[in-house]
RNA sequence: CACCGAUAAAGGCAAAACAGGCGAAAGCCUGCGGCGCAAAACUAAGAGGGCCUAAGAGGCGAAAUGCCUACGGCAGCCAGUUACCGAA
Numbered sequence: 001c002a003c004c005g006a007u008a009a010a011g012g013c014a015a016a017a018c019a020g021g022c023g024a025a026a027g028c029c030u031g032c033g034g035c036g037c038a039a040a041a042c043u044a045a046g047a048g049g050g051c052c053u054a055a056g057a058g059g060c061g062a063a064a065u066g067c068c069u070a071c072g073g074c075a076g077c078c079a080g081u082u083a084c085c086g087a088a
Stems, first nucleotide, its partner, number of pairs: 004086002012037002018031005035076001041081003048078002050074003056071001057069004
């Protein structure tokens, strides 16, 4: 330096549920909580894949409370980037 990841040390993050708020929704924020996590840190882009949502806008449709499309989201799905500690 690269991998790797202990029932190590010191710290860190925080699922569901519940309460309040925002939103059309997905989802997000705060509190509580603690399922888990060695990247559960950052990145959703003129710049990878995947997933969720469809109010407005656009398209389809005779029409619908219908169908399609992110300009909306998810990084705790994969991926990319950076990083603490140091046993084997």

Notes: This is a predicted structure of an 88-nucleotide RNA (c-di-GMP-I riboswitch aptamer). Rfam family: c-di-GMP-I riboswitch aptamer. Rfam describes the family as follows. GEMM was predicted in a large-scale screen for bacterial structured RNA regulatory elements.